[in-house]
Context: one part of a larger RNA
RNA sequence: GGACGAACGCUGGCGGCGUGCUUUAUACAUGCAAGUCGAACGAUGAAGUUCCUUCGGGAAUGGAUUAGUGGCGAACGGGUGAGGAACACGUGAGAAACCUGCCUUUCAUUCUGGGAUAACACCGGGAAACCGGUGCUAAUACCGGAUACUCCAUCUUGGCGGCAUCGCCGAGCUGGGAAAAAAUUUUGAUGAAAGAUGGUCUCGCGGCCUAUCAGCUAGUUGGUGAGGUAAAGGCUCACCAAGGCGACGACGGGUAGCCGGCCUGAGAGGGCGACCGGCCACACUGGGACUGAGACACGGCCCAGACUCCUACGGGAGGCAGCAGUGGGGAAUCUUAGACAAUGGGGGAAACCCUGAUCUAGCCAUGCCGCGUGAUCGAUGAAGGCCUUAGGGUUGUAAAGAUCUUUCAGGUGGGAAGAUAAUGACUGUACCACCAGAAGAAGCCCCGGCUAACUCCGUGCCAGCAGCCGCGGUAAUACGGAGGGGGCUAGCGUUAUUC
Numbered sequence: 001g002g003a004c005g006a007a008c009g010c011u012g013g014c015g016g017c018g019u020g021c022u023u024u025a026u027a028c029a030u031g032c033a034a035g036u037c038g039a040a041c042g043a044u045g046a047a048g049u050u051c052c053u054u055c056g057g058g059a060a061u062g063g064a065u066u067a068g069u070g071g072c073g074a075a076c077g078g079g080u081g082a083g084g085a086a087c088a089c090g091u092g093a094g095a096a097a098c099c100u101g102c103c104u105u106u107c108a109u110u111c112u113g114g115g116a117u118a119a120c121a122c123c124g125g126g127a128a129a130c131c132g133g134u135g136c137u138a139a140u141a142c143c144g145g146a147u148a149c150u151c152c153a154u155c156u157u158g159g160c161g162g163c164a165u166c167g168c169c170g171a172g173c174u175g176g177g178a179a180a181a182a183a184u185u186u187u188g189a190u191g192a193a194a195g196a197u198g199g200u201c202u203c204g205c206g207g208c209c210u211a212u213c214a215g216c217u218a219g220u221u222g223g224u225g226a227g228g229u230a231a232a233g234g235c236u237c238a239c240c241a242a243g244g245c246g247a248c249g250a251c252g253g254g255u256a257g258c259c260g261g262c263c264u265g266a267g268a269g270g271g272c273g274a275c276c277g278g279c280c281a282c283a284c285u286g287g288g289a290c291u292g293a294g295a296c297a298c299g300g301c302c303c304a305g306a307c308u309c310c311u312a313c314g315g316g317a318g319g320c321a322g323c324a325g326u327g328g329g330g331a332a333u334c335u336u337a338g339a340c341a342a343u344g345g346g347g348g349a350a351a352c353c354c355u356g357a358u359c360u361a362g363c364c365a366u367g368c369c370g371c372g373u374g375a376u377c378g379a380u381g382a383a384g385g386c387c388u389u390a391g392g393g394u395u396g397u398a399a400a401g402a403u404c405u406u407u408c409a410g411g412u413g414g415g416a417a418g419a420u421a422a423u424g425a426c427u428g429u430a431c432c433a434c435c436a437g438a439a440g441a442a443g444c445c446c447c448g449g450c451u452a453a454c455u456c457c458g459u460g461c462c463a464g465c466a467g468c469c470g471c472g473g474u475a476a477u478a479c480g481g482a483g484g485g486g487g488c489u490a491g492c493g494u495u496a497u498u499c
Stems, first nucleotide, its partner, number of pairs: 001499003006495005013371006020363001021329001026327003030324003035072003040069002043066001048061005079282003089206007098199002103195008111145004120135006153174001155172007208254003215245003220242008257279004261272004284305005307318004335361001337360003343357001344355004374404004384395004408440001410435005418426001443488005448469003454483005464471002
């Protein structure tokens, strides 16, 4: 000198764009953050319309509404950085060892049966959470049978190829599928082949400190066989062998999310990993599986533990490291806001619904950038202040005064784009025109040398200053005040950290 997710002190006019719990992965009141589909299903059946009426109402049609069964989603999006020194990450390869819902393309099919069950009704238990029994019912829920192939498995076999097991294309015996709704278009379901997307696994190389850690290892290293997985594999198990790693730092300890990048620097390098993007890990703590194409699942389940809450003491409920917000911790970090208008996501044929993702607004000089606090003229160099050799000097064209302007803020009126037909939270916003009036808008640090900027008074090794050298003990340019000056400017200084 630069930088900052900064903090503190003094001060503070406006706007644009960013950023904003770095500390206790501490505990959380309250509200919201994941629903949707009636064109899968049985129920429920409002308004309206029509008809009848003894004026009480009844019937038909109609389908609003919703709890339940079922489908898809809930594994995305959002948060955090605890753990982890590891194929976690980065990069480059490999999978002849793999999976992939929705989407796209191609081919083929969508036949025939069955038994239940929620909702509901009745009964019962419980303070509640909720649960039990009996009876009824539907499906794109569930289960049989048939058929089918370029599908799967065993065996036989032909051709081509390779990288050990084998891969690709073919030919023969056994097992395996489908479901309807609507019918005018269409949308679904099933099997097969391919694509795309996403994922899984393996390997080479790379990136922290420590030897005051030198030896470590029994599923350990390899083999055979089996199990398991989507899949290779000690991944697991039985048996067999005795291996495997290590000064090119094993093992242990400490620390840490990694990267694109950011800061600095001429570079080499050093430091960092906030915001934004990619990957990983976690979701009160520990463990486990279920469902599913996908989880061992933040707002799912089960068990154990700690904590909190309700209770009729028998038993139950909960998990903000989602968005706001609260207590606590701390030098320190915001609103319990608006809208789905846009972009995107989920569901739906659609209308549409949901979306604290997102877009916006609010708060904070926290950062960067821009603008303003007036401009021109104005010497009796006014008054006052300060200094003085008492003559004067300086503050200083500074003020006053004269002429002018109106950016920003204020008031009035108009008023977009963002939206392609409709739809605008922002928002009467940006912007434009007019009005009034210099009017509402300057501070902070420093002045011994480094380092730009000097005098007086007070104090008297006191009070104090200080980044280093050092000042202060009676004339202190170094302390405190004043005048003057220097620097930066809506900021200026200080502190912490880093180059």